[in-house]
């Protein structure tokens, strides 16, 4: 730095449910557990959705893909 399987301690938490928030995408909290090895962060390329004042508009998603950024344990080189 690069990279299998295993173990073992922990970490998110998807559809649904409920209560708030918000025109809305959605978002928080709680239960749930379908999956996750970066399912940590970042809206920066793309891409999806929303919303009305329709334009060089203003938002939403990081659990679409890509990218930047940090990062647990642990085997070989």
């Nucleotide at each position: 730095u690069g990279u299998a399987a295993u173990a073992a301690g922990g970490c998110c938490a998807a559809a649904c449910c409920u209560a708030c928030u918000g025109u809305g995408a959605a978002g928080u909290a709680g239960g749930g557990a379908c999956g996750g090895a970066a399912a940590g962060c970042c809206a920066c390329g793309g891409g999806u959705c929303u919303c009305c004042u329709u334009g060089a508009g203003a938002g939403a998603c990081a659990g679409c893909c890509g990218g930047g950024u940090u990062a647990c344990c642990a085997u070989c080189a």
Molecule: c-di-GMP-I-UAU riboswitch aptamer
Organism: Sulfurovum sp.